[in-house]
c-di-GMP-I riboswitch aptamer from a Fimbriimonadaceae bacterium, 76 nucleotides, folded computationally. Taxonomically the source falls in Fimbriimonadaceae (Bacteria, Bacillati, Armatimonadota, Fimbriimonadales). It was read from a public genome assembly, where an Rfam model found it. The prediction has a mean pLDDT of 86. It matches the Rfam family "c-di-GMP-I riboswitch aptamer". About the family: GEMM was predicted in a large-scale screen for bacterial structured RNA regulatory elements.
RNA sequence: CGACCGAAACGGCACGAUAGAGGCAACUCUACUCACGCAAAGCCACGGGUCUCACUGAGAUCGCCGGGUUACCAAA
Numbered sequence: 001c002g003a004c005c006g007a008a009a010c011g012g013c014a015c016g017a018u019a020g021a022g023g024c025a026a027c028u029c030u031a032c033u034c035a036c037g038c039a040a041a042g043c044c045a046c047g048g049g050u051c052u053c054a055c056u057g058a059g060a061u062c063g064c065c066g067g068g069u070u071a072c073c074a075a076a
Stems, first nucleotide, its partner, number of pairs: 012038002018031005036063001042069003046066003049061005
């Protein structure tokens, strides 16, 4: 100097409940209140899984796993 790891700090996201809206549905969005948890719980449906359906197709889930990509601070 570089790589890996990630204590601490500043912050971040938001499980769930309630209300409203969208959708056939899974589910999604918004608000408020909470904070289950998360070092990518930022984004992407590329692969797998799971779920839904007006089902031989279409959709949902990235806070299920893997992969891709971007990113704040970094002690030992």